A computed fold for a 103-nucleotide RNA from Anaerovibrio sp., annotated as Glycine riboswitch aptamer. NCBI's taxonomy places the organism under Bacteria, Bacillati, Negativicutes, Selenomonadaceae, Anaerovibrio. Model confidence (mean pLDDT): 82 of 100. It was read from a public genome assembly, where an Rfam model found it. Of the family's consensus pairs, 89% are formed in the model. Its Rfam family is "Glycine riboswitch aptamer". Rfam links the family to the GO term glycine biosynthetic process.
[in-house]
RNA sequence: AGGAUUCUCUGGAGAAUCUCAUUGAAUUGAGUACCGAAGGUGCAAGGCUUGGCUGCUGGAUGGCGGAGCUGAAUCUCUCAGGUAAAAAGACAGAGCUGACAGC
Repeated sequence: AGGAUUCUCUGGAGAAUCUCAUUGAAUUGAGUACCGAAGGUGCAAGGCUUGGCUGCUGGAUGGCGGAGCUGAAUCUCUCAGGUAAAAAGACAGAGCUGACAGC
């Protein structure tokens, strides 16, 4: 000097203040409609492994195709979460911490 991680501050979108239950909000139960940016799910190219077919006397090499593993996201699913405010919020900026490997 770089820098994982933690914490603090600032900014931060989308979508019903939906209906019913005595029903302002939250919670609970039932119902319908929606959003994607807590978290989570899925996977393309490629890579690795492992058989098969092909041509040929055989082998090397090549070509074709199968199975398994790995494999990203702001993509996808909408499980979770969310649909006034508050809270939360991927991500970004600034600061703190300084694992870790190198010189």